[in-house]
Context: one part of a larger RNA
Order: sequence, then structure tokens, then C1' cells
RNA sequence: CGGAGGAAAUUUGAGUGGGGCUGUCCUUAGUACGAGAGGACCGGGAUGGACGCACCUCUAGUGUACGAGUUGUCGUGCCAACGGCAGCGCUCGGUAGCUACGUGCGGAAGGGAGAAACGCUGAAUGCAUCUAAGCGUGAAACCCUCCACAAGAUGAGAUUUCCCAGGCCGUAAGGCCUCCAAAGGCUCCUGGAAGAUUACCAGGUGAUAGGUCGGGUGUGGAAGCACAGCGAUGUGUGAAGCUAACCGAUACUAAUCAGCCGUGAGG
Repeated sequence: CGGAGGAAAUUUGAGUGGGGCUGUCCUUAGUACGAGAGGACCGGGAUGGACGCACCUCUAGUGUACGAGUUGUCGUGCCAACGGCAGCGCUCGGUAGCUACGUGCGGAAGGGAGAAACGCUGAAUGCAUCUAAGCGUGAAACCCUCCACAAGAUGAGAUUUCCCAGGCCGUAAGGCCUCCAAAGGCUCCUGGAAGAUUACCAGGUGAUAGGUCGGGUGUGGAAGCACAGCGAUGUGUGAAGCUAACCGAUACUAAUCAGCCGUGAGG
């Protein structure tokens, strides 16, 4: 921009893409078959490999915004307690998120038409013949079935709901005047398990983000004080203190105010 008024939501599915792999074991059954050795079809069940999708409960990794330990040095006047720098100084753990080595799931089943092939009926050719007419069975291939996208499918589909003035001239298309600015959308702002930007989604007076409060999680026993010890240090107060991205609650702060687009019943 189009889809013959404008808008919001829900959809149909022409079409496109993805997927389609396979082993072993148990059973049927040591049965059919076979002199024996050996050893099934058909059917039922279990469990794997590789591949794919999703997820983070578990396990594991990361986790330079969390906790702790510790070395050197500088600083806060000193002690103590902290802070800076040294690859996050080094080390031990670790929330969310992101991940695999982790977890869950998938291939199937079924239908249609049919290849080779195997058949039924059956003439040409009184027999025979799967074929000439006709009718079956039949493969991971084909078309559906499963998953995703999908009406620019210009063949532009469907459903539901919402919105929109008067006067004058004109047969009409249309023109003029005055008035109105709808439904809805955007800008802007707060943000996001959405994201390069954009888009998408949640919000803009409400739980959108921050703060605060409560919880959870992690770390692992804070500081101060007291006590014990000459001291290093230990013990008690006390599962203490601190705690990111997590879960809730709460308008305290910020989403203010506003502007713009979009018209008037539709060739």
C1' cells in the first nucleotide's frame, strides 16, 4: 500500500515446512519344520542406541551483583572493624537465569490409492490362462492421519462485537458552509522468562518497575560485649549475621500532564 466505511477479537485452511531410523531380550516355543544338527513365520510384551523437541524437579556446570576463609600492600589518626588494588588477588561454597552430563516426550497405531509380486472369476482360443471386461491381497516409498507456520490464498475467506452530523445546491457523482473528532490506535513513560533495533507481551492510578515488609534460598556461627587462656585462640550471647536475579504483600517513588492519527453510515 492492497483486501470497496473504520475498528477490536476469535478463526477456517488453499498451501508450505518438519517428523517417519533401528538393535537386543522375554514369550508364543525348543513348538511348526528337520534323520539330526539346528530352528522359525504370525502374534504379544520389555528394554536400549542414535536423532529430534521441550524443560530445570532431580544430578551436574556456570553463576566477575550472594556468603565465608585467607596472603601482600595502601588507606579510613591508632586498636578493633572495614574499604581499595593485586587475573573476581587466591580459595571454598552458591540463588535466579542459561545449560547437559540431567529430566520428560516423540518416531507409532490407523485409513486411502497402489509397485514388484501373489491370487479370484474369465473369454479371445468349448481346454488352459491373474487380464482382455471385472474383483482382491500387497512395501520404510505416495496421499491423509501427528507437529509448526499459514488469507499478499490479489482467488486477499468466515464469525462475533464496537463506532460514526446537520444544513444548502445538484437527477446523480459530487460541491459548499457550520459543527463534531467516534470506536480504536499511536507517540511518550514503567517494565518483561519478548528482544540487536524494531516487533511482541504486561502495565500507565495501578502491583508495570524500584523501594519497603514478610517468606524462601545460599553461606555457615556477624559485629559488639562477657568469660577462659601469658598468648595465638576458643566459648557464650545465637543456627547468629549477611543474603543477587526467586515467591508474595504493600501505592512510599516513578508510569504526570499531554499531543497526534483515525471521521460523520461507506463506488
A computed fold for a 267-nucleotide part of an RNA from a metagenome, annotated as large-subunit ribosomal RNA, domain VI. Rfam family: Bacterial large subunit ribosomal RNA. Clan: LSU clan. Rfam links the family to the GO terms ribosome and structural constituent of ribosome. The coordinates come from a structure-prediction model, not an experiment, and the mean pLDDT is 87.